[in-house]
RNA sequence: GCGCCCGUAGUUCAGCGGACAGAAUGCUAGGUUGCGGACCUAGAGAUCGCAGGUUCGAUUCCUGCCGGGCGCA
Numbered sequence: 001g002c003g004c005c006c007g008u009a010g011u012u013c014a015g016c017g018g019a020c021a022g023a024a025u026g027c028u029a030g031g032u033u034g035c036g037g038a039c040c041u042a043g044a045g046a047u048c049g050c051a052g053g054u055u056c057g058a059u060u061c062c063u064g065c066c067g068g069g070c071g072c073a
Stems, first nucleotide, its partner, number of pairs: 001072007010025004018056001027043005049065005
């Protein structure tokens, strides 16, 4: 330099163009417990890497950047 894949809650990941963007774990509060852990209940937490484009509508499709990984030179 070229090609391919990835970038979504603190973390690990889901998410067939249309519903307040979800789960697990972590965090907070309550219950339970002699105190904790485990368990149960509730809650907070994401401008979906950035900027454009297509569309009535984009996390999803297209383009360019940025970051990470792999391969070929």